[in-house]
RNA sequence: GCCGAUGUAGCUCAGUUGGCAGAGCGCGACUAUGGUAAAGUCGAGGUCGCCGGUUCGAUCCCGGCCAUCGGCU
Numbered sequence: 001g002c003c004g005a006u007g008u009a010g011c012u013c014a015g016u017u018g019g020c021a022g023a024g025c026g027c028g029a030c031u032a033u034g035g036u037a038a039a040g041u042c043g044a045g046g047u048c049g050c051c052g053g054u055u056c057g058a059u060c061c062c063g064g065c066c067a068u069c070g071g072c073u
Stems, first nucleotide, its partner, number of pairs: 001072007010025004019056001027043005049065005
């Protein structure tokens, strides 16, 4: 330099061939207990890597860039 994969919550990961973004763990509150843990209920937390394009509408499609990983030279 070229090719490919991946990038979504604090962490590990789903997701829809375009229509309000989810799970588990973690975190907070509450219930319960004489108290703690376990358990249960509720909640907070996201510009879906960044910038553009297409579209009435983009996490999803297209282009560029960045990061990580792999391959080739």